[in-house]
RNA sequence: CGGGUAGUAGCUUAGUCCGGUUAAAGUGCUGGUCUGGGGGACCAGAGAUCGGAGGUUCGAAUCCUCUCUACCCGACAA
Numbered sequence: 001c002g003g004g005u006a007g008u009a010g011c012u013u014a015g016u017c018c019g020g021u022u023a024a025a026g027u028g029c030u031g032g033u034c035u036g037g038g039g040g041a042c043c044a045g046a047g048a049u050c051g052g053a054g055g056u057u058c059g060a061a062u063c064c065u066c067u068c069u070a071c072c073c074g075a076c077a078a
Stems, first nucleotide, its partner, number of pairs: 001074007010027004020058001029045006051067005
């Protein structure tokens, strides 16, 4: 320098192919109930505008461009 993969809630992931009504799940967190207490189970709630910026579109996590971070492959050089 070229190519590829990944980035979504505190953490781990789905959703991207084929754009569409509220961004979903597990775990964790908060509150409550059950229990003599603990542990555990159950119920409810809060939490991400999807790595960043711009564009296309009636509408973007999803498409396009640039860019950041991590990893992999290749090239160059030594």